[in-house]
Molecule: transfer RNA
Organism: Bacteroidaceae bacterium
RNA sequence: CGGAUAGUAGCGCAGUUGGUAGCGUACUACGUUCGGGACGUAGGGGUCGGGAGUUCGAGUCUCCUCUAUCCGA
Numbered sequence: 001c002g003g004a005u006a007g008u009a010g011c012g013c014a015g016u017u018g019g020u021a022g023c024g025u026a027c028u029a030c031g032u033u034c035g036g037g038a039c040g041u042a043g044g045g046g047u048c049g050g051g052a053g054u055u056c057g058a059g060u061c062u063c064c065u066c067u068a069u070c071c072g073a
Stems, first nucleotide, its partner, number of pairs: 001072007010025004019056001027043005049065005
């Protein structure tokens, strides 16, 4: 320098055809317990790496860009 893949909640991931962003775990409160753990119930937490474009509507499509990993030179 060229190519491929990935980037979504603290962490690990899903989101299929463009139509209200979810799951597990963690966290908070409550219940159970002498207490802890475990279990159960409820709850909080995101502008989807960044910018622009298309569209009535974008995590999803297009372009630019940043980061990480891999391959090639």